[in-house]
Context: one part of a larger RNA
RNA sequence: CUGGGCGUAAAGCGCACGUAGGCGGACUGGAAAGUUGGGGGUGAAAUCCCAGGGCUCAACCCUGGAACUGCCUUCAAAACUAUCAGUCUGGAGUUCGAGAGAGGUGAGUGGAAUUCCGAGUGUAGAGGUGAAAUUCGUAGAUAUUCGGAGGAACACCAGUGGCGAAGGCGGCUCACUGGCUCGAUACUGACGCUGAGGUGCGAAAGCGUGGGGAGCAAACAGGAUUAGAUACCCUGGUAGUCCACGCCGUAAACGAUGGAUGCUAGCCGUCGGAUAGCUUGCUAUUCGGUGGCGCAGCUAACGCAUUAAGCAUCCCGCCUGGGGAGUACGGCCGCAAGGUUAAAACUC
Numbered sequence: 001c002u003g004g005g006c007g008u009a010a011a012g013c014g015c016a017c018g019u020a021g022g023c024g025g026a027c028u029g030g031a032a033a034g035u036u037g038g039g040g041g042u043g044a045a046a047u048c049c050c051a052g053g054g055c056u057c058a059a060c061c062c063u064g065g066a067a068c069u070g071c072c073u074u075c076a077a078a079a080c081u082a083u084c085a086g087u088c089u090g091g092a093g094u095u096c097g098a099g100a101g102a103g104g105u106g107a108g109u110g111g112a113a114u115u116c117c118g119a120g121u122g123u124a125g126a127g128g129u130g131a132a133a134u135u136c137g138u139a140g141a142u143a144u145u146c147g148g149a150g151g152a153a154c155a156c157c158a159g160u161g162g163c164g165a166a167g168g169c170g171g172c173u174c175a176c177u178g179g180c181u182c183g184a185u186a187c188u189g190a191c192g193c194u195g196a197g198g199u200g201c202g203a204a205a206g207c208g209u210g211g212g213g214a215g216c217a218a219a220c221a222g223g224a225u226u227a228g229a230u231a232c233c234c235u236g237g238u239a240g241u242c243c244a245c246g247c248c249g250u251a252a253a254c255g256a257u258g259g260a261u262g263c264u265a266g267c268c269g270u271c272g273g274a275u276a277g278c279u280u281g282c283u284a285u286u287c288g289g290u291g292g293c294g295c296a297g298c299u300a301a302c303g304c305a306u307u308a309a310g311c312a313u314c315c316c317g318c319c320u321g322g323g324g325a326g327u328a329c330g331g332c333c334g335c336a337a338g339g340u341u342a343a344a345a346c347u348c
Stems, first nucleotide, its partner, number of pairs: 003320004007302002012316001014201004021194003025088006033081002035077008049065006091191001092188003095184005103177007110154001115149007125136002162169002206247006215241002220236004258315006266293013297304002321348003330341004
């Protein structure tokens, strides 16, 4: 390489959009590029293979055959693929009518709580811990009442509930806006799937500029613990956490499971619709999500099992013993931190 694989052994890009490419529904007809069959030409000799022969055998040599799996040309076939023309509605999309939702962006607004400030009551403790101490407090703390300031997060509802491609999204209201589901039939007529490059989005931390800063809290300081304690515990506390704009582009970015389509027993929950029945809040059917269990089948086992890891097809990505190493060098990107692409020597 041919292969064999990718939930947990090495292996699914974090996610999407989409270019080239690959693949692609039903029917009819044309032509005949691929395809199939027949004929012709060519495919030098030697070599290889088979049969026979010559050197005493063998190597070697000679004769004959086969082969040279290919190319060109011609005749024919028309199932499949491609192509041209036409048609269709099941895939896909549009339209109409309903519906659910923490989907996104911006603006406004509410209450509880923490902290701080002012005032009142009040007096000697309060904090904290395994126990303490650092710490705060007679300059009046803690506790309690009233008023004010400011920032951040939204208890209950809350649910293997919902929405989103993923990251993710949770007080309330308004504006703008994306997607989805169901029902109806009217329309377009394969317009589809995947997607190398590419482009965009992408938690937290981090970076730049300017704001903001209540609580929390890397670093740091102190108190403890300890043989030591650069920790775990405690008292403080700065970046940061928040906002705006711009970078970074990584995560156990996980379902450790790429996307699409079809097929293959069921039972029980739950969310959103629709239909029917009625005893009017239940039952049944059906479509779309989200869970539990389980048959066939699969699996090394664990387990998966109509939301497949089953049976198949198409497209992409990735793996190929451990270490060296996701490192070095080079390229590209970045303000930097670093990211990405990605070896070898050597060694077991």